Source information: The part of an RNA shown here (large-subunit ribosomal RNA, domain III) has 388 nucleotides and comes from Pseudaeromonas sp. HNCC25DJ182. Its mean pLDDT, the model's own confidence on a scale to 100, is 82. The organism belongs to Pseudaeromonas, within Bacteria.
Context: one part of a larger RNA
RNA sequence: AAGUAACGAUAAAGGGGGUGAAAAACCUCCUCGCCGGAAGACCAAGGGUUCCUGUCCAACGUUAAUCGGGGCAGGGUGAGUCGGCCCCUAAGGCGAGGCUGAAAAGCGUAGUCGAUGGGAAGCGGGUUAAUAUUCCCGCACUGACUGUUAUUGCGAUGAGGGGACGGAGAAGGCUAAGUGGGCCAGGCGUUGGUAGUCCUGGUGAAAGGAAGUAGGUGGUCGCGGUAGGCAAAUCCGCUGCGGCGUUAACACUGAGACCCGAGACGAAGUAUCUACGGAUACGAAGUUACUGAUGCCAUGCUUCCAGGAAAAGCCUCUAAGCUUCAGAUAACAGUGAACCGUACCCCAAACCGACACAGGUGGUCGGGUAGAGAAUACCAAGGCGCUU
Numbered sequence: 001a002a003g004u005a006a007c008g009a010u011a012a013a014g015g016g017g018g019u020g021a022a023a024a025a026c027c028u029c030c031u032c033g034c035c036g037g038a039a040g041a042c043c044a045a046g047g048g049u050u051c052c053u054g055u056c057c058a059a060c061g062u063u064a065a066u067c068g069g070g071g072c073a074g075g076g077u078g079a080g081u082c083g084g085c086c087c088c089u090a091a092g093g094c095g096a097g098g099c100u101g102a103a104a105a106g107c108g109u110a111g112u113c114g115a116u117g118g119g120a121a122g123c124g125g126g127u128u129a130a131u132a133u134u135c136c137c138g139c140a141c142u143g144a145c146u147g148u149u150a151u152u153g154c155g156a157u158g159a160g161g162g163g164a165c166g167g168a169g170a171a172g173g174c175u176a177a178g179u180g181g182g183c184c185a186g187g188c189g190u191u192g193g194u195a196g197u198c199c200u201g202g203u204g205a206a207a208g209g210a211a212g213u214a215g216g217u218g219g220u221c222g223c224g225g226u227a228g229g230c231a232a233a234u235c236c237g238c239u240g241c242g243g244c245g246u247u248a249a250c251a252c253u254g255a256g257a258c259c260c261g262a263g264a265c266g267a268a269g270u271a272u273c274u275a276c277g278g279a280u281a282c283g284a285a286g287u288u289a290c291u292g293a294u295g296c297c298a299u300g301c302u303u304c305c306a307g308g309a310a311a312a313g314c315c316u317c318u319a320a321g322c323u324u325c326a327g328a329u330a331a332c333a334g335u336g337a338a339c340c341g342u343a344c345c346c347c348a349a350a351c352c353g354a355c356a357c358a359g360g361u362g363g364u365c366g367g368g369u370a371g372a373g374a375a376u377a378c379c380a381a382g383g384c385g386c387u388u
Base pairs, nucleotide, nucleotide: 013031014030015029016028017027018026032385033384034383035382040365041364042363043362046345047344050343051075052074053073054072055071056070060068061067080141081140082341083340084339086119087118088117092113093112094111098107099106100105122139123138124137125136126135142337144335145334146333147332148331149330150329151328152327153322154321158317159316160315161314166304167303168302169301172297173296174295177291178290179289180288181287182203183202184201185200186199187198188196208260209259215253216252217251218250219244220243221242222241223240224239225238226237228236229235265286269282270281271280272279273278305308351360352359367379368378369377370376
């Protein structure tokens, strides 16, 4: 220079009360404004206590601060079913033997790792200052082991099936959700109306069980033969004959609706208690029509060429073997289901950007009116007014 520039989005503040040494900024109430495919809600990654409570205000906060993601102290994360661990494999890594190389080492078979993929099973309500599909209540489900009873050809690292998959498009059946009516509770107006075709609020309900629908796919069953599936096979494949059937039946699959689950939950109000934050008890209606998804049926159907993972779990078949045993199937009963994560932020003041930085960051939900629409505008729930 200079007490100058600046104080980080022009979404916006005003008032009453409280606390306090002190209040534009903290708490609370009223009004106003902003977002609302987000500036709301929930996850993954990442962070690592930032979560909740009490207390403090030196420093941190671009100002003040009684406030804070700041200091100090105490508290908080509860799982057979959520995710991991576990079983399985992909790209890729490692790699017994092996090959190559002067060596270091490189490559690679059998194998062994490796999710971003495949593989058993949980929903609704309640509860805390802070956790909840984890605690509590209610109702479920899964696989393993043991026992009992009944029946009985069981058996794999091998064989086969299955798992098992692309893009685009169209039509249909549903549901979520929304809207109107009805129903329930409350209200009756200082201004045109106001006991009505009025106003405000509520009208919600799962997994699972049972049954198998709209729809989708396929001929199916029996008896023979069999140079294939590295051995075997009653399985698969190929093939012959026969029965049934070919608008169909049958088998497999399959949303949704109906029934059970259903006890609870449920606004205002009333009563009792109160540390004035709240707690406990009682508890109404709880239906119907329309619109209707980008969700489900659907890994479906049609079509196209660029022709769209693998392996295990699972099912069938036999080999060795065992056929008093063991093993298998069904029902019932019992036992056990360990370990790790779980707080909080997550389009952000808590992650990546040296900062409480106008930048960046994958997925899910995504209501109303107008609209083709997830555009845009205004609103709901909810959250904020961006720390001078």